The RNA shown here (c-di-AMP riboswitch aptamer (ydaO/yuaA leader)) has 123 nucleotides and comes from Paenibacillus tuaregi.
The coordinates come from a structure-prediction model, not an experiment, and the mean pLDDT is 78.
NCBI's taxonomy places the organism under Bacteria, Bacillota, Bacilli, Paenibacillaceae, Paenibacillus.
The model forms 100% of the base pairs in the Rfam consensus.
[in-house]
């Protein structure tokens, strides 16, 4: 100087640096009519984070979980295309949930990065 994400800004109080607590706005999420859809399920959110092979091992008659390497759907730096190189995760509800107006409710967090890869086009 940026990036990824919704995760920022601003009042008040404390404290005077951060931080704690409320409360707006902005931005994100989540339940929730009629229509319309669906026929009851090895549920369903968030997120880009699907999906498969192939080996390890465990219990085993076999099959789940688990670890590994490989590849994928899919993803990120003002836009758009094509290359290269990276990600391709976590986690949360608890027997419940399609879409949804009004209406209700919740979050505003973590991580990275040091001149930020290359050609064209568009502007």
């Nucleotide at each position: 100087a940026g990036c990824c994400g919704a995760a920022u800004u601003c009042c008040c109080a404390c404290a005077c640096a951060c931080c704690u607590g409320g409360g707006a706005a902005a931005c994100g999420g989540g339940g929730g009519a009629a229509c319309c859809a669906g026929u009851u399920a090895u549920g369903g959110g968030u997120g880009a984070a699907u999906u498969g092979a192939u080996c390890c091992g465990c219990a085993u008659u076999a099959u789940a979980g688990g670890g590994a390497u490989c590849a994928u759907a899919g993803g990120g730096a003002a836009c758009c295309u094509u290359c290269a190189a990276c990600c391709g995760a976590a986690u949360c509800c608890u027997u419940a949930a399609g879409c949804u107006a009004a209406c209700c409710u919740c979050g505003c967090a973590g991580g990275c990065c040091u001149u930020g890869g290359a050609a064209g086009g568009a502007g």